[in-house]
RNA sequence: GCUUGUUCUCAGGGCAGGGUGAAACUCCCGACCGGCGGUAUCCCUUCAACUGAAGGGGAGCCCGCGAGCGCCCGUGGCACCCGCCACGGGGACAGCAGACCCGGUGCAAGGCCGGGGCCGACGGUUACAGUCCGGAUGGAAGAGAAUGAGC
Numbered sequence: 001g002c003u004u005g006u007u008c009u010c011a012g013g014g015c016a017g018g019g020u021g022a023a024a025c026u027c028c029c030g031a032c033c034g035g036c037g038g039u040a041u042c043c044c045u046u047c048a049a050c051u052g053a054a055g056g057g058g059a060g061c062c063c064g065c066g067a068g069c070g071c072c073c074g075u076g077g078c079a080c081c082c083g084c085c086a087c088g089g090g091g092a093c094a095g096c097a098g099a100c101c102c103g104g105u106g107c108a109a110g111g112c113c114g115g116g117g118c119c120g121a122c123g124g125u126u127a128c129a130g131u132c133c134g135g136a137u138g139g140a141a142g143a144g145a146a147u148g149a150g151c
Base pairs, nucleotide, nucleotide: 001151002150003149004148005147006146007145008144009143010142017029018028019027031131032130033120034119035065036064037063038062042057043056044055045054046053047052060118061117068096069095070093071090072089073088074087075086076085077084078083100116101115102114103113104112122134123133124132
């Protein structure tokens, strides 16, 4: 240095102000928010200074992943025909499920600069929710640390 085992820690933000109404952080005007990894010939720092090296940063809408629902499996209850509900598990399924253009710079932009636009699980609710409440003091993409093994 590479591969790998174990343990621990950490790991999501947001409706100001106004309108209507009996009632809305759910509608309307407007406001606000952006998980994780990857991706640059870009940016920063240090070293070297000829080519450079190391560390850090850099996308909601480019590629992939995660939680949720669905789906599948199991258990229990109801029903005892279809099925419904609760709890637990799976990730071999990828359905819900997502959203970007224009101009500039440049050898090159999907990542930079400027402008305009767009997107956001499920259940609940005096009224339709990315932002409120709930599952969730949960889970997790992953990040870091400690320690062991192999090469």